[in-house]
RNA sequence: UGCUUAUAGAGAAAGACGGAGGGAUUAGACCCUGCGAUGUCUUAGCAACCUGUGCUUCACAAGGUGCUACAUUCUACUUAUCAAGCCAAAAGGCAGAUAGGACAGAUAAGCG
Numbered sequence: 001u002g003c004u005u006a007u008a009g010a011g012a013a014a015g016a017c018g019g020a021g022g023g024a025u026u027a028g029a030c031c032c033u034g035c036g037a038u039g040u041c042u043u044a045g046c047a048a049c050c051u052g053u054g055c056u057u058c059a060c061a062a063g064g065u066g067c068u069a070c071a072u073u074c075u076a077c078u079u080a081u082c083a084a085g086c087c088a089a090a091a092g093g094c095a096g097a098u099a100g101g102a103c104a105g106a107u108a109a110g111c112g
Stems, first nucleotide, its partner, number of pairs: 001112007013043005021032003026076004044068003048065003051061004072104001077101006085094003
């Protein structure tokens, strides 16, 4: 780095360093951030997958990976249902709600 499979509205923060943007990418929205974010390190914690134990729908452990603002922060593509609105003289343009699916990304396990 690629492929396959699985998962995601649950859970879990302090300190030090540092000093401006950050929440993956593009756009929009909404947020976080000099009361110091994002990031790095240390410690602590969580328990999703692997692993181990318990006779096993589950619980415990915390060894490996992972994680510790916000639903993967939300929307975008598509299907179904609902709604039938707004702008414009017109041509025409714009737009809502609910549920599902896809795409993309993330993490794990396996394979190459």

Model confidence (mean pLDDT): 82 of 100. Predicted 3D model of a 112-nucleotide RNA (SAM riboswitch aptamer (S box leader)) from Mucilaginibacter sp. Taxonomically the source falls in Mucilaginibacter (Bacteria, Pseudomonadati, Sphingobacteriia, Sphingobacteriaceae).